[in-house]
RNA sequence: GAUAGAGGCGCGGUGACUAUGAGUAACUCACAGAGAGGCAUCGAAGAAGUGGGGGAAAGGAUUUACCGCCGAAGGGCCGGGUUCGGCAGAAACCGGCAACUGGGCCUGGGGUGAACAACCACAGGACUGUCGUUGCAUGGUAACACGCCAGAGCGACGGAGAGCUAUU
Repeated sequence: GAUAGAGGCGCGGUGACUAUGAGUAACUCACAGAGAGGCAUCGAAGAAGUGGGGGAAAGGAUUUACCGCCGAAGGGCCGGGUUCGGCAGAAACCGGCAACUGGGCCUGGGGUGAACAACCACAGGACUGUCGUUGCAUGGUAACACGCCAGAGCGACGGAGAGCUAUU
């Protein structure tokens, strides 16, 4: 360098069901009578509001099936066009960079979000996998002891996935 693997409530994608969104928005009738909006604009050809009728959807989520996997993936920065939108803006997608994060969980406030869901970053906490150093027990070597070796036991400390293990 190549190939194959491990961590576990493991990661991501697609589809389906279901709930939420929401009795919300559109639309419409009546009352009412000048505001609504970030801006542009809209408004007596009736704004905001109240009541009646009416009645969605998107994103996100649970469950389940399948697919791809173990920097799985997530975030950050840069570039590209696409969609929504009047603009502002927002979203996902594609590519690159760098080398922030081993992994899931809990707590805290922050951001996105309709949400007490979920996601994202940060901080803290214990848990877990891996490697290193070291201590004890055990085994081997050695006549004994000192010493040396072992990793599959029990601890302590530390590191990071550009890592670890096996084969080549």
The RNA shown here (Lysine riboswitch aptamer) has 168 nucleotides and comes from uncultured Succiniclasticum sp. The organism belongs to Succiniclasticum, within Bacteria. Model confidence (mean pLDDT): 79 of 100. The sequence is in RNAcentral, with records from MGnify.